Predicted 3D model of a 1431-nucleotide RNA (small-subunit ribosomal RNA) from a metagenome. Its mean pLDDT, the model's own confidence on a scale to 100, is 84.
RNA sequence: AGGGUUUGAUCCUGGCUCAGAGCGAACGCUGGCGGCGUGGAUGAGGCAUGCAAGUCGAACGAGAAAGCGGGGGUAACUCCGCGAGUAAAGUGGCGAAAGGGUCAGUAAUGCAUGGGUAAUCUGCCCUCCGGACUGGGACAACUCGCCGAAAGGCGGGCUAAUACCAGAUGACGUCAUUGAGGGGCAUCUCUCGAUGACCAAAGUUAGGGACCGCAAGGCCUGACACCGGUGGAGGAGCUCAUGUCCUAUCAGCUAGUUGGUGAGGUAACGGCCCACCAAGGCUUACGGGUAGCCGGACUGAGAGGUCGAUCGGCGACACUGGGACUGUGACACUGCCCAGACUCCUACGGGAGGCUGCAGUCGAGAAUCUUUAGCAAUGGGCGAAAGCCUGACUAUGCGACGCCGCGUGUGGGAUGAAGGCCCUCGGGUUGUAAACCACUGUCAGGGGUUAAGAAAGGGCCGGUGCGAAUAUCACCGGCCUUUGACGAAGGCCCCAGAGGAAGCCACGGCUAACUCCGUGCCAGCAGCCGCGGUAAUACGGAGGUGGCGAGCGUUGCUCGGACUUACUGGGCAUAAAGGGCGCGUAGGCGGUUCGACCAGUCAGGUGUGAAAUCCCUCGGCUCAACCGAGGAAUGGCGCUUGAUACUAUCGAGCUGGAGUGCAGGAAGGGAGAAUGGAAUUCCCGGUGUAGCGGUGAAAUGCGUAGAUAUCGGGAAGAACGCCGGCGGCGAAAGCGGUUCUCUGGCCUGUAACUGACGCUGAGGCGCGAAAGCUAGGGGAGCAAACAGGAUUAGAUACCCUGGUAGUCCUAGCCGUAAACGAUGUGCACUAAGUAUGGGCCCCUCCCAUGGGGUCCGUGCCGAAGGAAAUCUAUUAAGUGCACCGCCUGGGGACUAUGACCGCAAGGUUAAAACUCAAAGGAAUUGACGGGGGCUCGCACAAGCGGUGGAGUAUGUGGCUUAAUUCGAAGCAACGCGAAGAACCUUACCAGGGCUUGACAUGCUGGUAGUAGGAGCCUGAAAGGGCAACGAUUCCCGCAAGGGAAAGCCAGCACAGGUGUUGCAUGGCUGUCGUCAGCUCGUGUCGUGAGAUGUUGGGUUAAGUCCCCUAACGAGCGAAACCCUUGCCGUUAGUUGCCAACGCGUCAUGGCGGGCACUCUAGCAGGACUGCCGUUGUAAAACGGAGGAAGGUGGGGACGACGUCAAGUCAUCAUGGCCCUUAUGUCCUGGGCUGCACACGUACUACAAUGGCCAGUAUAGAGGGAUGCAAAGCCGCGAGGUGAAGCAAAUCCCAAAAAAACUGGCCCCAGUUCAGAUCGCAGGCUGCAAUUCGUCUGCGUGAAGUCGGAAUCGCUAGUAAUCGCGGAUCAGCUACGCCGCGGUGAAUAUGUUCCCGAGCCUUGUACACACCGCCCGUCAAGCCACGAAAGC
Repeated sequence: AGGGUUUGAUCCUGGCUCAGAGCGAACGCUGGCGGCGUGGAUGAGGCAUGCAAGUCGAACGAGAAAGCGGGGGUAACUCCGCGAGUAAAGUGGCGAAAGGGUCAGUAAUGCAUGGGUAAUCUGCCCUCCGGACUGGGACAACUCGCCGAAAGGCGGGCUAAUACCAGAUGACGUCAUUGAGGGGCAUCUCUCGAUGACCAAAGUUAGGGACCGCAAGGCCUGACACCGGUGGAGGAGCUCAUGUCCUAUCAGCUAGUUGGUGAGGUAACGGCCCACCAAGGCUUACGGGUAGCCGGACUGAGAGGUCGAUCGGCGACACUGGGACUGUGACACUGCCCAGACUCCUACGGGAGGCUGCAGUCGAGAAUCUUUAGCAAUGGGCGAAAGCCUGACUAUGCGACGCCGCGUGUGGGAUGAAGGCCCUCGGGUUGUAAACCACUGUCAGGGGUUAAGAAAGGGCCGGUGCGAAUAUCACCGGCCUUUGACGAAGGCCCCAGAGGAAGCCACGGCUAACUCCGUGCCAGCAGCCGCGGUAAUACGGAGGUGGCGAGCGUUGCUCGGACUUACUGGGCAUAAAGGGCGCGUAGGCGGUUCGACCAGUCAGGUGUGAAAUCCCUCGGCUCAACCGAGGAAUGGCGCUUGAUACUAUCGAGCUGGAGUGCAGGAAGGGAGAAUGGAAUUCCCGGUGUAGCGGUGAAAUGCGUAGAUAUCGGGAAGAACGCCGGCGGCGAAAGCGGUUCUCUGGCCUGUAACUGACGCUGAGGCGCGAAAGCUAGGGGAGCAAACAGGAUUAGAUACCCUGGUAGUCCUAGCCGUAAACGAUGUGCACUAAGUAUGGGCCCCUCCCAUGGGGUCCGUGCCGAAGGAAAUCUAUUAAGUGCACCGCCUGGGGACUAUGACCGCAAGGUUAAAACUCAAAGGAAUUGACGGGGGCUCGCACAAGCGGUGGAGUAUGUGGCUUAAUUCGAAGCAACGCGAAGAACCUUACCAGGGCUUGACAUGCUGGUAGUAGGAGCCUGAAAGGGCAACGAUUCCCGCAAGGGAAAGCCAGCACAGGUGUUGCAUGGCUGUCGUCAGCUCGUGUCGUGAGAUGUUGGGUUAAGUCCCCUAACGAGCGAAACCCUUGCCGUUAGUUGCCAACGCGUCAUGGCGGGCACUCUAGCAGGACUGCCGUUGUAAAACGGAGGAAGGUGGGGACGACGUCAAGUCAUCAUGGCCCUUAUGUCCUGGGCUGCACACGUACUACAAUGGCCAGUAUAGAGGGAUGCAAAGCCGCGAGGUGAAGCAAAUCCCAAAAAAACUGGCCCCAGUUCAGAUCGCAGGCUGCAAUUCGUCUGCGUGAAGUCGGAAUCGCUAGUAAUCGCGGAUCAGCUACGCCGCGGUGAAUAUGUUCCCGAGCCUUGUACACACCGCCCGUCAAGCCACGAAAGC
C1' cells in the first nucleotide's frame, strides 16, 4: 500500500467481496507446564441453605445455666463458692445513608467541562475562644396476670443512666431596630459599633501528696466524652453556560402553563405549594424509538467511526407502585407503613418473606466459575484499649477465555536403510528425518529443606510533654516476646531418565503451498469470482508442501481498507443527481474611503483539565506479560494582559455595483374589442350524366330520389398561405392575417439624480403545454372511443369509409411532460475566425456603398484549458466567488402505508421485507440488419442439356435378422472409406478348438532319438493323437568327452485387441475459397482497448498497379517461378519417318540407303501493353498493326491468417481407460447381397436429328512376364485350340474406334422403339459359382409415349454427344472412378430480385456474435405477505 469481480477486449462510474487489527465471546478438532489478568453480555426471571453490620460493661439497671469444688441430708434434694458480674436480653450512644451489587428506568430532575451560591447545610476530624450550674418526673428490662396455633400483643407493679424534662447563665451566635465606613452586575453584601429579644450542657474512667468526709466520694491531675461559638478540611444541596443518539411519514406544544403580588414551605433560591391578578412561555419545541453518562476501550496516517466488560468518577435502582419517620446525612439493598403480584407457614382466625451482597440452585440460553480458607495484610464500623465484626478485602479452586513466558530435546549420523508416495522405470521424494553413536538435564515426577509478604500489639527500661508529682496518660527510642489464611506443584539441594509432553488449518485466483487415486453436474465445495457432466492442483482420500503452533480453524460483532456521506476528502450534459419557470420572506454572502470599538481572530501569562490508561525515561519480579516511580501529554474550558490587519458592529463619506431621469430604437411579449380574404363543409338554384371516392390492390361508403364535376347566391365555425429566415419577443409554458385601446419587459446614447438601495433564496405566493374535470355556450374541419371494409394464421393494429367526446369561447379546477441545452441563478476573468438580428460613433461617400470601432442578442467553427470518453470551449462542461436544489449499486418502486392537496382522474412527499453481482456511461474490434453505397461469382437473367415420373444398377435410411461388422450426416454424409465382400478379405453371427498364444524380445529350468518329419488314426476343418526315418553350427580338448547356440518342452516377464474416448492427441483431409484477403517492424495518434499503415480518388482477375496521404517499409497470400498444350529454331535419328536414288512385291519403308519432312525428346527462342492511335496526371482502358499465339493465350499443380471441439483412435502413430483359458487367436459354415417401403447418385430408354442392315473414313492415351498373346484351325457366339513375337516408338492387347458419311428398309405403332423379367442351352474364372459371379446363343418381351411441386450442371474446343484405355483384379456384379481423343453448339440486353462473397459506411441492449438477445402469460416446486369455512 492494495487485490478480485460487469466486457470479446478497453477506459470510467458503481456496488459486492477479500487480505489487517480487535473481543467479557461461542462452536469444532486438539491439548504439557507456569505467571499475570479475566469470567451471567440472555430472564432487573424465581430462589432452598449458610454467611454478608455490628460494637461499646470505661453511659445504665438487672443478671443466668451447664459443669466443678465444698457443706447438709439415707435419698430425693438443698445451701455455699467457683463458673461470672460471664452468656443471652433490655435502656442508652455511635454505626447501620459507608462498603458491596446491578444498569431496569432515565434523552435530562442525568452526565462531561467551566462558572455561581451576595440563596445554603455539614455528625465524626483539625484549630482557636468560652462553658459544663440547680433540680424533677418517667419508661423498658424485671415481676405478676391475661390473649394468641404462631408471629406477637394487652394490662398492673418496681427501677437506673451520657435516656427524658424544667429552671439558671449566657455571647464574638441568631433575629429585629439603628450609626459609621468599604464592596458589588441587581436583589444586596462585608467590617466596626449601640439597644432589645431568644437559645446550652453529662458524665465516665485512671492515678493521686496535702485538706474534707465513716464510706462512697469531694478535691487535684490526666484521658475520653459533653455544651455554645470562630475558622478550616473534606462532604453535600441548589443554580447557570456550553456539549450530549435516531426520527418531520411527529409541526405546532403548554392552564401551574409564563410572569407578578401576598402568604406558606425548605438548610437554601424558586409555581416548590396555595390565593388573587395579568396572558403569557417554548419551538427542532411537542410526540415516537433507542440508550445509564464520563475518564476511557477498539480501530484509523489522521480527521473520524464504533463501544462504555474488568479499574476509576458521577447517577439511578433494590420484588412492583406509593409514602413518610428517624437522623449531620435517607425518602433508606439485608429499617418502618400502605397497596399489589408471587412464594411459604397455619389450628383457616391469621401470619412470614424479598440474593440487581458472597457462594450456590432451577429456568431460559450458543454461553460465563468454588455452597473454599482467613481476617495474616490493606481498608472500614464500634471501643480508652485489649479486642470484636467485616463474602469489603486477601488468598485458593474451576475454565487455553485472553496476554506473556517455557518445554516437548542437543550434536554427530548416507549403504541417502526399510516403509510410504510419485515415476518418463533411469530415478525422485519423505530425508539427517529415522535407526545408530555421543551428550544435556529446562518443565513435569520422587526425596529433603525453606524466604519475602510482619508493620503493629504486649512486657520491661530510658527520654519528652501535661502536671504539685519520680502517679497516670500520650509520644519517641532500645531490649524481650507474640501474630501467616495463602505463599509451598514457588526457591534451593539431591535422585532418576530422552524418558511423560503436537496439533490445527490450508494448498484454482485473490493468497504462501502439487501430485496420484476415487467420484462423474452425482456426492459434494464455496468469502468473492466460481469448481464437479471420465484424465478435477477447486469434491473425498493419500503422499508431499505452506502457514501458525498449545493451539488452530469456524461463526458472530466493531473499525479499517471505503475518497462508498467526501470537515480533512466526492459529485449532478450522457454513468445516480439542476427544482417546469419566476417573484420574494427568513437566512447566507456582499463595492470603496476615513474614524471609533475590540465581539470574532491572534499572542503572552495564569487556573483547571482527578487518579488509572496511552507515550517517554528509569526501576522491581531470572525475561516478558504484569507492577512501581518520575516526566510528558490531556487538541478543551475559565480568568487576565496585550495586538487591531481582516470580519462583525457603530459613525461619517464616495460612485464604479444597483436604480431613477432625459433622448432615441426594434419586436408573432400580454389583455380586450373590432375587422378581412382564401379554403372547407352545409343549404338553395342553374348546367350536366353515370359514375364518384378510395387503395399496394380493393371493398365498405356516396350516386338515376341526379352524386362527383361546374356556375351563381347564402350560412357556419375554425385556422391565418406567401412574407418566414437555426430571424424576433417572452422567466418558462409559449407567441404568427389586419386595425384600435390598455399594458409589461428589453436595447442604445447621455451622465442630470439617489448613494450599496446588491446577489441568492429554505418555507411562501404566482405562472405553468397537452390531455382531463365542472357549468354554460359553440361545433365547419379534424378526430380518441365506437361501427363497418380490407390486410392477416389471427389483426381488438398499421390502410380505407364513417363517427362521438374533445379540439373553439366564457368562468373555475387540475399542476403534470423527453416542462430538454437531459446543462440552477448571479458576478468577474480567460486566443482567434466567420455568419446573422437590433442600435450608436468615426472614415470614405452626392446617393448607393465600402472600411473601422463599440454595446446587446442568436448560430457555426475552433486555441488553451477541462473531461472516462463523446464532446465543451467568452451563450463553458475553463478559472474563481456567492447562494439554492439534488445524488449515494440494480430490482422491488415515479410502489405500499400515513399525511397534505383535488369534484374526480390523480398529484406531492415517500419506505420496508425480499432478491441479484451486478445494473450502468463512453468508446473499440467484430458479427448482424426485411440499413445505405461501390463491386464481383453460371448467383440471377439469356440459353443448352438434365434430375424429380419408368426399369435397372449402386449408396443410404428404415425394417428384418443369430449376424445383416464399422465409420461418414445440410452445403462440406448418401457410385463416400471400398482402385473389385462367392472362401479369403472380415472387423459381424453360430458352432468347434488353442491359452506364453497367429506375431516380438528377455530370463530361469529341462531336453539326444532332440529339431525336422513321409505316413497313419480321429475330425467339417482347425485341432488332438500315433509314428518309420532323422539332423546342423560354434568353443575347449589328441581323443573320449564337456560346454554353448539354434530348435523344442515347462514356467515367468509379457504378447495380442478393427475394444472405448477424433471432446485427451500427432499426422492427413474436407469446407468457406483460388475468395483477396491476413498480419508484422519502426514511427505517429489515443489514458486505453485500439487506430493509422490496409482509408480516400482511380484501376485490376487480384491489398494488381498508380496518385494522394503520418506514415515508411516488410512478411504470408495474389501474380511469377514448375508441369502440360499451342508456333518456330537447334541437337539427335531407332524401334519412328520416306522427299530424291536404287532393289523388291498383287500390295505394304518390305529392303539398300537417307534423316529433308512428319514424329520423338532434350535445349533454346517467342508475348513485354513492346509498337501505333485515342482518352487519362499516372496506373491503365479502348481500338489497330504485326504475329502460331494479345492483354493472365488454354489447362494443371500450388490453398494466406483462420473458421466449423468439421472428418478420421478402422490406414498409421499415440496418452488415458478396459479385456487377459478372452473383447486375444485358429477353423467350418453363414452374414455384410436379407425387403412392405423412403431418399441420393447414375445407366438405359420412351424413339424418325431415330432403329436395323450393308458399305466407306479418321484418333489419342494407355497396359503387358504365374503377363499381353498374333497367324492358323474349330464354334452362330461366349470361347476353345494353337503357339510365332514381345520386358516392347520394334511384338501383343488392337480389331472394325464410335458417333460421322453413303446406300437401303422401317412410317409414328407400345412399334423393326425400349429392353426389364423369366425359361432353356452353353462358355469362362476359381478348391468351390445354392445362398452369391460374369459372359454367349435362342426364346420371352414388363414399365416407359419426355415426367407435379421442386431442383442440378455448363460461358468454348465448353455444354451436348460418341467411342477408346487404365487402376483394383483368379473372376466379376464397372452403368462407378481416373484418363484419352472424335464430332461439336446456343446464349450473356444486364445486375432489380434469389444465393454466396469483398471493401467503405451506419445502427445495435448481439460477442457460444440474429439459429443472437429478450418480454409477458402459463405449468411444477419453493419462499414471503394477504384472505379464508373451520379449529

The RNAcentral record of the sequence draws on SILVA. Its Rfam family is "Bacterial small subunit ribosomal RNA".